[in-house]
């Protein structure tokens, strides 16, 4: 150089055009318990890699750029 693929809460991940962006762990707080632990509840957490376009309406399509991996030369 050329192709591919990922990029969404602190962490692994869903969400494949439309309703309030969700879960599991982690954190936090309360309940239980003589106390931790365990379990139960809840509650914190996100301008979904960026800039731009398509559309009434974008995490989703498109273009381009980052940034990480694979594969060809």
């Nucleotide at each position: 150089a050329g192709g591919c693929c990922u990029g969404u809460a602190g962490c692994u991940c869903a969400g494949u055009g439309g309703u309030u962006a969700g879960a599991g762990c982690a954190g936090c707080g309360a309940g239980c318990u003589u106390a931790u632990a365990c379990c139960u509840c809840g509650c914190c957490g996100g301008u979904c890699g960026a800039u731009g376009g398509u559309u009434c309406g974008a995490a989703c399509c498109c273009a381009u750029c980052c940034a990480g991996g694979c594969c060809u030369a």